[in-house]
RNA sequence: GGAGUCGGCCAGGCAGCCGCUGCUAACCAUGCAGAGGAAAGUCCGGGCUCCGCAGAGCGGGAUGCAGGGUAACGCCCUGGCACGGCGACGUGACGAAGAGGGCCACAGAGACGAGUCCGGUUUCUGAAGCACGGAAACCGGGGUGAAACGCGGCAACCUCCAUCCGGAGCAACACCAAAUAGGCAGAUGACUGAGGCCGGCUCGGCCGAUAUCUGCGGGUAGGUGGCUCGAGCCUGGCGGCAACGCCAGGCCUAGAGGAAUGGCUGCCACCCCGGGAAACCGGGGCACAGAACCCGGCUUACAGGCCCGCUCCCCUU
Numbered sequence: 001g002g003a004g005u006c007g008g009c010c011a012g013g014c015a016g017c018c019g020c021u022g023c024u025a026a027c028c029a030u031g032c033a034g035a036g037g038a039a040a041g042u043c044c045g046g047g048c049u050c051c052g053c054a055g056a057g058c059g060g061g062a063u064g065c066a067g068g069g070u071a072a073c074g075c076c077c078u079g080g081c082a083c084g085g086c087g088a089c090g091u092g093a094c095g096a097a098g099a100g101g102g103c104c105a106c107a108g109a110g111a112c113g114a115g116u117c118c119g120g121u122u123u124c125u126g127a128a129g130c131a132c133g134g135a136a137a138c139c140g141g142g143g144u145g146a147a148a149c150g151c152g153g154c155a156a157c158c159u160c161c162a163u164c165c166g167g168a169g170c171a172a173c174a175c176c177a178a179a180u181a182g183g184c185a186g187a188u189g190a191c192u193g194a195g196g197c198c199g200g201c202u203c204g205g206c207c208g209a210u211a212u213c214u215g216c217g218g219g220u221a222g223g224u225g226g227c228u229c230g231a232g233c234c235u236g237g238c239g240g241c242a243a244c245g246c247c248a249g250g251c252c253u254a255g256a257g258g259a260a261u262g263g264c265u266g267c268c269a270c271c272c273c274g275g276g277a278a279a280c281c282g283g284g285g286c287a288c289a290g291a292a293c294c295c296g297g298c299u300u301a302c303a304g305g306c307c308c309g310c311u312c313c314c315c316u317u
Stems, first nucleotide, its partner, number of pairs: 001313005007307004012268007020034004036288001040299002043297005048169004060165005065079005080094001081092004095160002100158002102154003112150001117142002119139008173225004183216006195207004232251008270285006
């Protein structure tokens, strides 16, 4: 210098003006704070809430080398093994084929049932000494194939073994609570009453709609809480190969609810195009995306840029 590999980081900066949301103890004013590394997909694991639940089993689902980390995981770390790479390194559903079932393309006689396609040897046999044909036994021979009888291979086929798993989700759930229409209770009212009951009829008795008022109760609209201080973040030290853990100090960092987090202007930085000898001038661009109860992961998207370590090749001294 070139080619690679591994891990980490940034995600334009500054200023002014006008707005939006929250807090600032009514309001205004003022001040402070106001999207992400993935807020995404909603795939996995938890917290939290409500419902269910004696215990055990059946059924169903998930995971699957060993050890460790973690609240937990299908995540992460270390090591082993296999495969790929000269290498740094990368990838891996990587338990069990001594319970059972199933499958094993093509080729081959035969693919797990055993069995004989070719060849050889011996014996018997066909009037049988040679040759030829047939039969039986033997060989550990040839050929096909990934594998040929061997406790074969396949479990990303069923299965077995081990471990784990109740359901639904913040539109969970809790509280406050109109109008209208139902429900329940009480009172008032008509010397009165539709209608019903006492088997039918008569008498008699009982209940009682409609009206007005008051109270109670459930739910709806609406409102409030849940809501952001948390397995939290930063710095340092210690333990550990590491994932990670412990200790000390410091910090508070969106909380909306048809849903704020925006717009304009100027300067600078970066990239591209055109002009120019240059200084510079003109124009354009600057990704993926965007909270909605909260965390830990995985996966996917992403303009441009920065940094540490390591490997291989070449050159110079």
This is a predicted structure of a 317-nucleotide RNA (Bacterial RNase P class A) from a Burkholderiales bacterium. The model forms 94% of the base pairs in the Rfam consensus. It is recorded under the gene name rnpB. Lineage of the source: Bacteria > Pseudomonadati > Pseudomonadota > Betaproteobacteria > Burkholderiales. It matches the Rfam family "Bacterial RNase P class A". It is annotated as a ribozyme. Gene Ontology terms of the family: dimeric ribonuclease P complex, ribonuclease P activity and tRNA processing. Rfam describes the family as follows. Ribonuclease P (RNase P) is a ubiquitous endoribonuclease, found in archaea, bacteria and eukarya as well as chloroplasts and mitochondria.